[in-house]
Context: one part of a larger RNA
């Protein structure tokens, strides 16, 4: 490079959004860039391949013939593919009218409930463990009442519920805000899919400045276990963990399953909508869209498994990404990026 592959065996970038670039719905018309054919020219000679003949055979020659997998001119054809016009409407997007939501950012309010302070009550013990001991208490503690203070985090509701591309997102309110469905069927008229490169967002832990600090709690002390015990158990306890505002750019960032179309049996939940139907009303039933679970058939996988939310099927578009296997190697050197901490990108001698 071919072919061949990425659930779980090496393999889908952590998610978008998007430039170039690849690929694109129906239907006329005309071009003929393609693509099909048909003709000339050329494609030296040797050699290769056929057939015949010369050296006694053969290697070797001869002579004819095919062939030269092409390439340019030039004549046709017009189905595809592609330019260049016109036309639709079902992709796409918009309008109209509705609905559902912990989506996003800000500002502001609330109760429980930990912790502290302050007073009253009231006394000797509290806590803690498998048992303990450090720890706290007569400076009056645990407990129990009142009042203040202050940081977080939002109990029931709550649900293989519900939104978000993903990371993720939970009290309540008011502003500002994205996005999705449903019906319509009015508008535009292919305006789409995908994306190297970029550009944005990106858990949690780190940093960087400035502020917060009630719980919780890496390091740290300390008590206990233990043969030891740099651990589990316990008494503390700083960074952290929150806020602002800038970095980091990584996670089993998993559905370990890129995005996007159409097609392919059936039962059974349930969110959300929309029409029927029946009915006083509540409700029930059907139809049908969008999500979101289980079961399970074709089909499909080595198996497990997957199965209209596919790992089926399309020679379906595009993108990424893998190349024996264990280690060296989450690694070195070089490049970019970063304040660092490190991140991407990525070998190789050498063992086996």
């Nucleotide at each position: 490079u071919u072919g061949g592959g990425c659930g779980c065996u090496a393999a889908c970038c952590g998610a978008g959004c998007g430039c170039a670039g690849g690929c694109g719905g129906u239907c006329c018309g005309g071009c003929u860039a393609u693509u099909c054919u048909g003709a000339u020219g050329u494609g030296a000679a040797a050699g290769c391949c056929c057939a015949c003949g010369g050296c006694u055979c053969a290697a070797c020659c001869g002579u004819g013939g095919a062939a030269c997998g092409g390439c340019a001119u030039u004549g046709g054809a017009a189905a595809c593919u592609g330019g260049c016009g016109g036309a639709c409407u079902u992709g796409a997007a918009u309008g109209u009218a509705g609905c559902a939501g912990a989506g996003g950012a800000a500002a502001g309010u609330g109760g429980a409930a930990u912790u502290c302070c302050u007073u009253g009550u009231g006394u000797a013990g509290c806590g803690g463990u498998g048992g303990a001991a450090u720890g706290c208490g007569u400076a009056u503690a645990u407990a129990u009442a009142u009042g203040g203070a202050g940081g977080a985090a939002c109990a029931c509701c709550a649900g293989u519920g519900g939104c978000g591309a993903a990371a993720g997102c939970g009290a309540c309110u008011u502003u500002c805000u994205g996005g999705g469905c449903u019906a319509u069927g009015a508008u535009u008229g292919a305006c789409g899919c995908u994306g190297a490169g970029g550009c944005u967002c990106g858990a949690a832990a780190g940093c960087g400045u400035g502020g917060g600090g009630a719980g919780c709690g890496a390091a740290c002390a300390g008590g206990a276990u233990u043969a030891g015990a740099u651990a589990c158990c316990c008494u503390g306890g700083u960074a952290g963990u929150c806020c602002a505002c800038g970095c980091c750019g990584u996670a089993a960032a998993c559905g370990a399953u890129g995005a996007g179309u159409g097609c392919u049996a059936a039962g059974u939940g349930u969110u959300g909508g929309a029409g029927g139907g029946u009915u006083u009303c509540c409700g029930c039933c059907c139809u049908u869209c969008a999500g979101u679970g289980c079961u399970g058939g074709a089909g499909u996988u080595a198996a497990c498994g997957c199965a209209u939310u596919a790992u089926g099927c399309a020679a379906c578009u595009c993108c990424g990404c893998c190349u024996g296997g264990a280690g060296g190697a989450u690694u070195a050197c070089g490049a970019c990026c970063g304040c660092a901490a490190g991140g991407u990108u990525g070998a190789a001698a050498c063992u086996c």